[in-house]
RNA sequence: CGCGGGGUGGAGCAGUCCGGUAGCUCGUUGGGCUCAUAACCCAAUGGUCGCGGGUUCAUUUCCCGCCCCCGCAA
Numbered sequence: 001c002g003c004g005g006g007g008u009g010g011a012g013c014a015g016u017c018c019g020g021u022a023g024c025u026c027g028u029u030g031g032g033c034u035c036a037u038a039a040c041c042c043a044a045u046g047g048u049c050g051c052g053g054g055u056u057c058a059u060u061u062c063c064c065g066c067c068c069c070c071g072c073a074a
Base pairs, nucleotide, nucleotide: 002072003071004070005069006068007067010026011025012024013023020057027045028044029043030042031041032040050066051065052064053063054062
């Protein structure tokens, strides 16, 4: 080089099929509760959706190229 899977907040993953406000759990911070801690409850925080280009009124999603990770074959 060939084939397949993956890249989305700090971590783990959905969402893509069928384009239309980017979500869940954990974490972190603040508050509540408690004699206190944990647990529990409330709120907040944090995303160039790997990079570039194309299509479109509009792309995480469709098309093209590239980069990185895992696996298979050689």
The RNA shown here (transfer RNA) has 74 nucleotides and comes from a Vicinamibacterales bacterium.
Rfam family: tRNA. Rfam describes the family as follows. Transfer RNA (tRNA) molecules are approximately 80 nucleotides in length.